[in-house]
Context: one part of a larger RNA
């Protein structure tokens, strides 16, 4: 000077408390450990690994295993020499890679281009080291801190400033002061949402006028409104009252769409964990070079006495089933989204139409009305299994999703313990997107619908900040 203390003081945070809903028990999905295996590729491991890298493992991917091949090599580049092909189609052998046969086949400015073969120099490596590194990331933590210049103090390490009082979400400010200033952070500037105004109206909208239909902004017309874009305004403790020197605090105050940072996002200081990543990429060193490179077929990554994490579905009546009926937002669409019609119980199939999209299309479910079930392992629950199908794709055996019929397991609210959340939040309901032929998506990222309870307080648990 720091760090630490079951030392002290002050303060904060869904930290506790007050509440609501979960996990831990069941079945299944998924990740991990372990075990097994020819291989179950590799990495991530308290918080900060475990629906994580992976925003798509049937082949491919793929890095792993078995087997069959190649060695200037699957791809790239330079030089020299040679050939006129390379490629395509068909046939044969083969699991394929590949090999063989037949047919066909270039341009030229004659330098060559292009392709193949041979030789040579480079190749190639998801092999090792994240404790040699760059770059990027997690975490403490969106916590309020971390420093510098000059001056002053101290022999010096260092201190002061940055401490003290009050205040703030904040090292945010005010006052005081051997300090005076400044920088990186805080805040603001950025995006979005909430209100209003201006300008512009097509593909959007329809108040007024006219036409038309079984019906519909359907048509003429219009841009008032909604909405979509452009540019502005608005919120600043500005006003009032009380307290205070001030900063500021308090108020069921006024006004206002919004009130004290209005809500949300982006934004992450100096640093910590030799934290993570050599398998995204780059890169030093080391290692392999007829193999640790590379091509292909098949298998594996999907195994299963078990253990853990994260989820989905339930255990029912605030519910299940049948019928009727209403209302979104945000995204996507030409190898695509598909209205509508027909066939099929259905997945889907066959036609057909519009849309390169504010034009066409994919678009709700909870909710509401009504009928039924009457507390049961049930008209709850749907695992598992049998049968029959649909679709994608060379190909669904290992190992796809979906549909229909049948089957109908565990489960009656879960021990110790533990997690999330303070408002349009939790809970609950559906919709969309990326990846993608298809999909093991119950995951991830978004979107809207319905819509709560509670916070006395800071003694205690956890984490953090300042002073001592």
């Nucleotide at each position: 000077u720091g760090a630490c203390g079951g030392g002290g003081g002050c303060c904060c945070g869904c930290c506790c408390a007050a509440g609501c809903g979960g996990a831990g028990g069941a079945a299944c999905a998924u990740g991990u450990g372990g075990u097994u295996u020819a291989a179950u590729u590799c990495g991530a491991u308290g918080a900060u690994a475990c629906g994580c890298g992976a925003g798509g493992a049937a082949c491919c991917u793929u890095a792993c295993c078995c087997g069959g091949g190649c060695u200037u090599g699957a791809a790239c580049u330079a030089a020299c020499g040679g050939u006129g092909a390379c490629g395509a189609a068909u046939c044969u052998a083969g699991a394929g890679a590949u090999a063989g046969a037949u047919u066909u086949u270039u341009c030229u400015u004659c330098g060559g281009a292009c392709a193949c073969c041979g030789u040579u120099g480079g190749a190639g490596g998801u092999g090792c080291u994240g404790c040699a590194u760059g770059g990027u990331u997690g975490u403490c933590g969106u916590c309020a801190g971390c420093u510098c210049g000059u001056g002053c103090c101290g022999u010096g390490a260092g201190g002061u400033g940055u401490c003290g009082g009050c205040u703030u979400a904040a090292g945010u400010g005010c006052c005081a002061u051997a300090a005076c200033g400044a920088g990186c952070g805080c805040a603001a500037c950025c995006c979005u949402u909430c209100u209003c105004c201006u300008c512009g109206g097509u593909u959007g909208c329809c108040a007024u006028c006219g036409g038309g239909u079984a019906a519909u902004g359907c048509c003429g017309g219009g841009c008032a409104c909604u909405c979509c874009g452009u540019g502005g305004a608005c919120a600043c403790u500005g006003c009032c009252a009380u307290c205070g020197u001030a900063a500021g605090a308090u108020g069921u105050g006024a006004g206002g769409a919004a009130g004290g940072u209005g809500g949300g996002g982006a934004u992450g200081a100096c640093g910590u964990c030799a934290a993570a990543u050599c398998a995204g990429c780059a890169c030093g060193g080391c290692c392999c070079u007829u193999a640790c490179g590379u091509c292909c077929g098949g298998g594996g990554c999907u195994a299963c006495a078990c253990a853990c994490g994260u989820g989905u579905u339930a255990c029912a009546a605030u519910g299940g089933g049948g019928g009727g009926u209403a209302c979104a937002g945000a995204a996507g669409g030409c190898c695509g989204c598909u209205a509508c019609c027909c066939g099929g119980c259905g997945a889907c199939g066959g036609g057909a139409u519009g849309c390169u999209a504010a034009u066409c299309u994919u678009u709700a479910a909870a909710a509401c009305c009504u009928c039924u079930c009457u507390c049961a392992g049930u008209u709850c629950g749907g695992a598992u299994c049998g049968g029959a199908g649909u679709c994608u794709g060379c190909a669904a055996c290992c190992c796809g999703a979906c549909u229909c019929c049948g089957u109908g397991a565990a489960g009656c609210u879960g021990g110790a313990u533990u997690c999330g959340c303070u408002a349009g939040u939790a809970a609950u309901c559906g919709c969309g997107c990326a990846u993608c032929a298809g999909c093991c998506a119950u995951g991830g990222c978004g979107c809207g619908g319905u819509g709560a309870a509670u916070a006395c307080g800071u003694u205690c648990c956890c984490g953090g900040g300042c002073c001592u």

Small-subunit ribosomal RNA, 3' major domain from an uncultured bacterium, 468 nucleotides, folded computationally. The prediction has a mean pLDDT of 83. The full RNA is in RNAcentral, with records from ENA, Greengenes and SILVA.